[in-house]
RNA sequence: UCAUUCUUUCGGGGCAGGGUGAAAUUCCUAACCGGCGGUAAGCAUUUGGCAAGUCCGCGACCUGUAUCGUUGCUAUACGGUACGGCUGAUUCAGUGCAAGUCUGAAACCGACAGUCAGAGUCUGGAUGGGAGAAAGAAUAG
Numbered sequence: 001u002c003a004u005u006c007u008u009u010c011g012g013g014g015c016a017g018g019g020u021g022a023a024a025u026u027c028c029u030a031a032c033c034g035g036c037g038g039u040a041a042g043c044a045u046u047u048g049g050c051a052a053g054u055c056c057g058c059g060a061c062c063u064g065u066a067u068c069g070u071u072g073c074u075a076u077a078c079g080g081u082a083c084g085g086c087u088g089a090u091u092c093a094g095u096g097c098a099a100g101u102c103u104g105a106a107a108c109c110g111a112c113a114g115u116c117a118g119a120g121u122c123u124g125g126a127u128g129g130g131a132g133a134a135a136g137a138a139u140a141g
Stems, first nucleotide, its partner, number of pairs: 003139008017029003031121002033110002035058004042050002053108002062085009090106005112124003
């Protein structure tokens, strides 16, 4: 330094102000937010770092199959594991050899359940799960 296994810790932000109404952080107006890995014509800089919500891939919700476990058995249910399904949104102008990434402008997107009234932002499942990140240990080369 690399590989495998294990342990620990960490691991998501956001409706100001105004309007209508009996009632809305849910409608109208206006505002605000941007998980993880990769890539990078930029930035800083001297060898390692930073840089994309809309490019590539992943995660959460929901869901199928197989299998294991729990409840005496079966069914069902719940939980674990493996492999799947589903899974949003960008254009224009500029520069340039080259732009999906730079610069400028204008757009667009955001699970499920709940609710005096329809939710990216409130409440809830969730003190959960999680892409992954960091540190440490063991083994082998």

Model confidence (mean pLDDT): 80 of 100.
Predicted 3D model of a 141-nucleotide RNA (FMN riboswitch aptamer (RFN element)).
The model forms 100% of the base pairs in the Rfam consensus.
It was read from a public genome assembly, where an Rfam model found it.